[in-house]
Molecule: transfer RNA
Organism: Rhodospirillaceae bacterium
RNA sequence: GGAUGGGUGGCCGAGCGGUUGAAGGCACCGGUCUUGAAAACCGGCGGGCGCGAAAGCGCCCCGUGGGUUCGAAUCCCACCCCAUCCG
Numbered sequence: 001g002g003a004u005g006g007g008u009g010g011c012c013g014a015g016c017g018g019u020u021g022a023a024g025g026c027a028c029c030g031g032u033c034u035u036g037a038a039a040a041c042c043g044g045c046g047g048g049c050g051c052g053a054a055a056g057c058g059c060c061c062c063g064u065g066g067g068u069u070c071g072a073a074u075c076c077c078a079c080c081c082c083a084u085c086c087g
Stems, first nucleotide, its partner, number of pairs: 001086007010026003018070001028044005046061006063079005
C1' cells in the first nucleotide's frame, strides 16, 4: 500500500429504514434481608448544551464529517481507529 470484518453508556454486547438513548449482561448507587457481610430480591443508573434556586424540563449525540430518504445506529461516500489476511 491492497482486501475483508469491526467501532453502539464505565466494560461486554443485541439491534429487518419506521415508537428509539436504543434490548440484555457486568459494574456502580439506594433499599429489603442479615449480628455483620456475601448471595438473593426490588428500584435506580449514559453524555453534552440550554433554562431553572432546586426539583425538573427542552434540544442534540450510535467513531468523525457529509449524502440519500417523509424517516438513518441501520443504506452510500470520505476520513480516523482496531483485528485478520495479502503484497